[in-house]
RNA sequence: CAGAGUAGGAAUUUGCGCGUUAAGUGUCAUGCAGACGGGGAGUUGCUGUGUGAACGAAAAGUUAUCUUGCGGUGCAGAUUUCGCAUCCCGCUG
Numbered sequence: 001c002a003g004a005g006u007a008g009g010a011a012u013u014u015g016c017g018c019g020u021u022a023a024g025u026g027u028c029a030u031g032c033a034g035a036c037g038g039g040g041a042g043u044u045g046c047u048g049u050g051u052g053a054a055c056g057a058a059a060a061g062u063u064a065u066c067u068u069g070c071g072g073u074g075c076a077g078a079u080u081u082c083g084c085a086u087c088c089c090g091c092u093g
Stems, first nucleotide, its partner, number of pairs: 001093003008082010018071003027053008038089004059068003
């Protein structure tokens, strides 16, 4: 000098569910917790969660414990992609 590597995020897709009698998702405020390359530190960033507030939807068919849709829907798998906030040290050439 160059490079590798994590957690995690996003998109697409598959499976199984939930809701459609509106929960969930998303937004705002606030509290708490957690994670953040192999080691150490670590935020005003990230994730999860509690409380409060405002907003808000796609149903249709039918043989009625069903089917097809719909939801910025949940979980899991696959593929692709982004990727240590930052600082110090380390690793490979």
Predicted 3D model of a 93-nucleotide RNA (THF (Tetrahydrofolate) riboswitch aptamer) from a mouse gut metagenome.
The coordinates come from a structure-prediction model, not an experiment, and the mean pLDDT is 76.
It matches the Rfam family "THF (Tetrahydrofolate) riboswitch aptamer". A reference for the family is Ames et al. (2010), "A eubacterial riboswitch class that senses the coenzyme tetrahydrofolate", Chem Biol. Rfam's curators write: Tetrahydrofolate (THF) riboswitch was first reported for Ames et al. as an RNA motif in 5' untranslated (5'-UTR)regions of folate transport and biosynthesis genes in Firmicutes genomes.